[in-house]
Context: one part of a larger RNA
Order: sequence, then C1' cells, then structure tokens
RNA sequence: GUCAGCGAGUUAUCUUUGCAGGCGAGCUUAAGUCGCGGAGACGGAGGCGUAGGGAAACCGAGUCUUAAAAGGGCGUUUAGUCUGCAGGGAUAGACCCGAAACCCGGUGAUCUAACCAUGGCCAGGCUGAAGCGAGGGUAACACCUUGUGGAGGGCCGAACUGGUGGAAGUUGAAAAUUCCUCGGAUGAGCUGUGGUUAGGGGUGAAAGGCCAAUCAAACUGGGUGAUAGCUGGUUCUCCCCGAAAUAUAUUUAGGUAUAGCCUUAGGUUAUAGUAUCCCGGAGGUAGAGCACUGAAUGGGCUAGGGGUCCUUACCGGAUUACCAAACCCAACCAAACUCCGAAUUCCGGUGAUAUGUUUCCUAGGAGGCAGACGUGGGGUGAUAAGGUCACACGUCGAGAGGGAAAGAGCCCAGACCAUCAGCUAAGGUCCCUAAGUUACUGCUAAGUGGAAAACGAUGUGAGGCUACUUUGACAACUAGGAGGUUGGCUUAGAAGCAGCAAGCCUUUAAAGAAAGCGUAAUAGCUCACUAGUCUAGUGGCCUUGCGCGGAAGAUAUAACGGGGCUAAGCAGUACACCGAAGCUAUGGCUUGAGCGCAAGCUCAGGGGUAGGGGAGCGUUGAAGUCUAGGCAGAAGGUUGACCGUGAGGACAACUGGACGAACUUCAAGUGAUCAUGCUGAC
Repeated sequence: GUCAGCGAGUUAUCUUUGCAGGCGAGCUUAAGUCGCGGAGACGGAGGCGUAGGGAAACCGAGUCUUAAAAGGGCGUUUAGUCUGCAGGGAUAGACCCGAAACCCGGUGAUCUAACCAUGGCCAGGCUGAAGCGAGGGUAACACCUUGUGGAGGGCCGAACUGGUGGAAGUUGAAAAUUCCUCGGAUGAGCUGUGGUUAGGGGUGAAAGGCCAAUCAAACUGGGUGAUAGCUGGUUCUCCCCGAAAUAUAUUUAGGUAUAGCCUUAGGUUAUAGUAUCCCGGAGGUAGAGCACUGAAUGGGCUAGGGGUCCUUACCGGAUUACCAAACCCAACCAAACUCCGAAUUCCGGUGAUAUGUUUCCUAGGAGGCAGACGUGGGGUGAUAAGGUCACACGUCGAGAGGGAAAGAGCCCAGACCAUCAGCUAAGGUCCCUAAGUUACUGCUAAGUGGAAAACGAUGUGAGGCUACUUUGACAACUAGGAGGUUGGCUUAGAAGCAGCAAGCCUUUAAAGAAAGCGUAAUAGCUCACUAGUCUAGUGGCCUUGCGCGGAAGAUAUAACGGGGCUAAGCAGUACACCGAAGCUAUGGCUUGAGCGCAAGCUCAGGGGUAGGGGAGCGUUGAAGUCUAGGCAGAAGGUUGACCGUGAGGACAACUGGACGAACUUCAAGUGAUCAUGCUGAC
C1' cells in the first nucleotide's frame, strides 16, 4: 500500500413539545404480596390536577397593597392525568478517537554518575631532580667539575583508554558504527568483582548531564473513559422546502447567548402581504451657490502702519512703484459652509392594476454569527494592492449548462427523467470548429488589429475658418537690393551688423540708419523688398477618424488559442445561418392546489451546501411458528442479457450439504472508500 473483518448520537432518571391510546373532575399506583408464569391479580403510602392571593398570620372567587368601598398587581369565566412512540433539554464519560500534564502506591544503580571494600594491568625507548662519592675550591661555608643516583599529574610510543579532523554509512554490517587521522598512556590513570545512594529524590571536575536505547522530574499500576470553546472521523435510498457568514453582549473576537435569516405543525382570512402606477409626506446628498462660517485673486476707495521730505520741545504738514482692516466691483474654493437643491430612496394611503396567503401569531427543530469577487457612489491608503471599512445591487458561496483558448465571483442562462425533433440567448460563421471566403459604403498599410503615458512628427481620410492668386500667387531661376551716410553718441577703431539713444529724408519698379554670416575697422556674401521668366493654385490655423515613434527581462516564438489573414482588421448598414441542460414539441415520474363518486383531468411547481420535514430499502434477533418449504437438496457461494426512481428484489444453472423463507408486529451491538483509524493476511 491493497484486501477482509471490526469501528462512532447509546442507556438510565427527570423535564418539555408533538402524535397515538385509556379513563376523565378526576387520573395513577411505588416498594411489596399472591401466582407454574414473559400471564394476571392485589397493594392508595405517595404524585399530578380540581383555587387563588399574601413574606406571613390569614382570608377566600377573591386576595394583596392601603386610612380607603379609590386605583393598581396576581387570580376567577374549568381539563386533566396515566402509558407508549418520536423531537429537544438537564444530570451522568453522553457521538467516537486524540493530549502536553496533575496526584497516589510500588519497581529499578546488571546501563550510567559518585563513593566504599577487595583484586588486576601499564612493550620498549628518552630525559637525568634531590641526595651521595671522588677531585678541585674556601678561614669555614658557598661554589665548580666529574661520577653515582633514579625523581617527575616529565618526553616519544604499543597494549589499554579516549573520541580531534575528514570521509563513508543514513530502509546502515551497526537504533551511534567503519576507515584514515588524532589525545592520554606512573596517573586527578585504566580495569574486574562485591556493595551504597531512588524520583521534586539521587549522582554530577556542571553539559540540565546521567539514573536500564526513556529525563527541565525515570518506569509501572491506579485515580481514568482526567479535561480538550481544538483537529480528524461519523456507515443505506428516494421525495419537499432551504439558510447564514449580520446586530447586540461577552476575560469576547476561530467560542457562546438573544434577535434577524431556514424548516415543521397548528391558528389567523382582512379589500392581509408584495410589486408597479397615482396621491400625501420625510430629507439636505449630487449639482450649484457665496446669503452665513472660513479660505482666496485682481482692481477701486480708504482708516491704520512703514519709508522719504518739511518742520520740530511737544504738536503738525506734505508725499509715496511699500503693507493694508472695513467697504465697493469682478472672478473663484469647502467632508466637518448653505440663500438653494434634484434623481434614486424611505414612510403613509378604505386609490387603480397584477399576484393570491407569500402577511401575522403560537409552539417544536435548526444551522449560522471566518465570507469572496464584480458594478455604483464613499471613508482609509499613495484618487496603490487579488488591501481594508461601511452602504446598495448582482453572482459565487449552495449553481450544473453555453460563451470568455484555459477560468468559484465576468456575459448568457437557473439542470425532474427520456428523445439520432424544432427555435433562440450571450457569443460566433476561412481551416482546426457547428455556421457567410454574404452583400453594400467608407477607413487602416501599421500584421495596427493582436499591451502602455507625457511628449514628438510635411503619415493619411473627413469637416471648417482665413490669407495671397490670370491686374499672374507659392516654389525655382535671372537681375536689382541705391543716395544723404563712415547718421548721432561712445570708442584706439564702431563704416547697417560691440554698446546707448533716436529711427528721418531722397532717388526709385524696389531697397531696413538693416534680419543673419563676416572684418582689427573697412571690404565681402546673403536676407527683407522689387522687376523679369514660368504658370495654376499656394500658405497658415482649428475640429475630428484611423495609423507612426516613444516601447529593454530573465528555460522557448510566447502581448491573435493556433494555422494563417490586407481582411479572415476597424466603423456603419442589411439579410441569412450556427449556437445552451433557456424556450417549444412528444412521452413518462413526482409535489401542492382545485375539480370529480371514482377513473382521472387542469393549473402551478420539482438546481441545491449547512439544516428542517416526509416516505422507504436492507441486516440481526423475538412472537404468530416445532410455520410454508427442505437430502427428489435449506442457508451460504459463483455466474447471467430479468424487475424496481433508488436503497434493493426475483428467477435459472452450477456449487454447497442441513436447515429455514415470505407476510404481520416488535426489539436493536442495524448499513463504512476515508478517523496519518484498529486487527489479520498478502
């Protein structure tokens, strides 16, 4: 891991509600006794009910409060009780499995820690302390040399002991090892045997180490089915309805209680409830506005202040390209501004229409109080987030089907079953791939389509305004572009062209006291402006459609699902077709209501998690029942194309070898793919 078997709402008592039954102003026995008894009888103690009110005395259809005959509170106008079954609650382990722990009594020092007693062990080599001898030396010591000697938690290194670094091993050869390497190796050394210390205790050269592969409190039995607002699991079928993820409170926030929302039963039947329209109300948002509160720009006017000047002891006066209250004009801003003010919304209606019990009340049972995304308008955040908070609606949740390549929350649409029938929705119709290589009018040339901004650009289509133009425009070419004058000032110089001020006049077809380049300054080259040649449009601006650039990412084209497309792209118009579990058609099942004597018919329904309700299937046992049946073959097993909406049920053959259906009723150790479930087999 697979298969098989086992494996989870039970039982007792009390209580509450429903249903059924008995008796009924009553109902009922308990222990126990009798009895062959799974029968039956006896047993009235006790319990509930029949009267309440008051703290009580007490009174009583009343009573209490009170001074009260007032008012008020609780009562009075009758239905209970016993048994069974079912749902819920309480007390018990209370649906099952699961702690980490706590306490009590014992068992352990054959592992290991320390200690005690008694034994054992340490190849070989090196170093050469003290002391001592001899010689030297000293006044005597000291001291020196040499020999002897054999000290040391001395040195090197086996046994022994340890475990430094690395590798292997990691379902190992091994629940700690192997190989290489390494520390100690006469010592605080290693070791045998026997013994002592025990669990909040021991022992510890101290690591919370060790105390039998277990240690921040051993192991074992018991309290014990500890407790677990936590996780997991909880076993057959069909039918009807069908949620919530909110409010309030909580040592509360992943729990719970009450309410809201679901379900079941009973009651209520009213021009109830709901929807749209109409009528009557509520409101201060969007917008707008500036009348208030604030904010805020320019101008005017003008207190006050500052500067300057005059005057000056003080006072006073003039002026101002300064600041500026109030006021006036103009133009603005605001969630916590409002002279105003919608749409939607909310409330009410003996109005109208539609629907037709959906309303409301009582009682039983819940689940749920982690929600998610989308759209709209908001708060918060950064006008970030698949962020977060609240409101409204939708979908998912609990919703399958079609579309969006793929896809909880987007678009279409709500699946009772069947059909090799039809019509449509969203979305599509060249091929993959069902259906238009459909028709018409335009646009795009970028593979734009098939990602993106500020900004940039003689891309191209449409519309508009304006200027010049056959008295010849725009562009190009030819020619001119002058004189006073080198204007004045400044300057070394300043001559159109460093700079300052001013910007005239003349000749002209036209020509600036000059728009650039240039020179030291001149010179020189262009321009404006003019004429000619040529010839028909030329220039500027605005609005708008579709395109271009801006455009760099990590495994691989990879930003149309792909092929591929110049339409098979974009905009508009038209007609077809495809396309779903939608709608229709035909047959069938089922729920509710209505009709009907019935058969049946009609109408409205049948997606569904948590959850509520209803109806069934099967297993074991019991009674009827020593049943029907059965060795001419029971139960069980194997196989099969049969029946039933389903759980399931027949029948037949083979196997098997002795029991045993169906039906009615009753009682449960009553149904397993799942609990890292338990046991066994493989």
Large-subunit ribosomal RNA, domain II from a Bdellovibrionota bacterium, 682 nucleotides, folded computationally. The coordinates come from a structure-prediction model, not an experiment, and the mean pLDDT is 86. It matches the Rfam family "Bacterial large subunit ribosomal RNA". Gene Ontology terms of the family: ribosome and structural constituent of ribosome. The full RNA is in RNAcentral, with records from ENA.